The RNA shown here (SAM riboswitch aptamer (S box leader)) has 93 nucleotides. The coordinates come from a structure-prediction model, not an experiment, and the mean pLDDT is 82. It was read from a public genome assembly, where an Rfam model found it.
[in-house]
RNA sequence: CCCUUAUCAAGAGUGGCGGAGGGAACGGCCCGAUGAACCCACGGCAACCUGCAUUGUAAGGUGCCAAUUCCGGCGUAGAGCGGCAGAUGAGGA
Numbered sequence: 001c002c003c004u005u006a007u008c009a010a011g012a013g014u015g016g017c018g019g020a021g022g023g024a025a026c027g028g029c030c031c032g033a034u035g036a037a038c039c040c041a042c043g044g045c046a047a048c049c050u051g052c053a054u055u056g057u058a059a060g061g062u063g064c065c066a067a068u069u070c071c072g073g074c075g076u077a078g079a080g081c082g083g084c085a086g087a088u089g090a091g092g093a
Stems, first nucleotide, its partner, number of pairs: 002092007013042004021031003026072003043065003047062003050058003069085001074082003
């Protein structure tokens, strides 16, 4: 990288470094010099696995900490629902 599967309307910052980007791709629309991404420190949240267990709790392993996965596209007359794609966990080759 690939396959399967579950969830995705909640939750969660400060500082340092850095200098112009970032929000998966595309189209929007947002965030950004009142400093973006990356990286570092401490902190936090609690989705899955794990421990204890009772629907809870702990924070060990990953993960996460702007906006419903930010919104849209495809199917459906519309709403809604579903799908495609994406993210995270677990299992597998």